[in-house]
RNA sequence: GCGGUUGUAACUUAAUGGCAAAGUGCAAGAAUGUGGAUCUUGAAAAGGCGAUUCGAAUUCGCCCGACCGUA
Numbered sequence: 001g002c003g004g005u006u007g008u009a010a011c012u013u014a015a016u017g018g019c020a021a022a023g024u025g026c027a028a029g030a031a032u033g034u035g036g037a038u039c040u041u042g043a044a045a046a047g048g049c050g051a052u053u054c055g056a057a058u059u060c061g062c063c064c065g066a067c068c069g070u071a
Stems, first nucleotide, its partner, number of pairs: 001070007010024004018054001026042005047063005
């Protein structure tokens, strides 16, 4: 250089083109003599720009990052 796979919350993963879900973590509270465990509540995310569509995390193109293959 070329080809392929891939990108969702701090981390690990979901989701037939139709309300972005969960576990761990984080914050507050309850409970406890204190802490842990437990219970309740909450904050937090679609790599970027376009296209298709009534509607895109999902389909398509380009760019960026990661990984694999090839010379």
Source information:
Predicted 3D model of a 71-nucleotide RNA (transfer RNA) from Candidatus Hodgkinia cicadicola. The RNAcentral record of the sequence draws on ENA and GtRNAdb. Its Rfam family is "tRNA". Rfam classes the family as a transfer RNA.